Transfer RNA from uncultured Fructobacillus sp., 70 nucleotides, folded computationally. It matches the Rfam family "tRNA". By type it is a transfer RNA. Rfam describes the family as follows. Transfer RNA (tRNA) molecules are approximately 80 nucleotides in length. Gene Ontology term of the family: triplet codon-amino acid adaptor activity. The coordinates come from a structure-prediction model, not an experiment, and the mean pLDDT is 81. Lineage of the source: Bacteria > Bacillota > Bacilli > Lactobacillales > Fructobacillus.
RNA sequence: CGACUUAGCUCAGCUGGUAGAGCACCGCUCUUGUAAAGCGGGGGUCGAAGGUUCGAAUCCUUUAGUCGGC
Numbered sequence: 001c002g003a004c005u006u007a008g009c010u011c012a013g014c015u016g017g018u019a020g021a022g023c024a025c026c027g028c029u030c031u032u033g034u035a036a037a038g039c040g041g042g043g044g045u046c047g048a049a050g051g052u053u054c055g056a057a058u059c060c061u062u063u064a065g066u067c068g069g070c
Base pairs, nucleotide, nucleotide: 001068002067003066004065005064008023009022010021011020017054025041026040027039028038029037047063048062049061050060051059
């Protein structure tokens, strides 16, 4: 100096409009049973604190952590 930080994990989220997917987890169906498959469900105040705005994961400031460069 740059990038990243969003669900248990891996990641989306377009120029601000109120947060999603896959896997995992739980329940049900199916099966002699397990797995697979199908259906349904729970789970996040978006690293932290402030600011701007009617409204912030998104913009601004400060700060913490990780990675990379000089």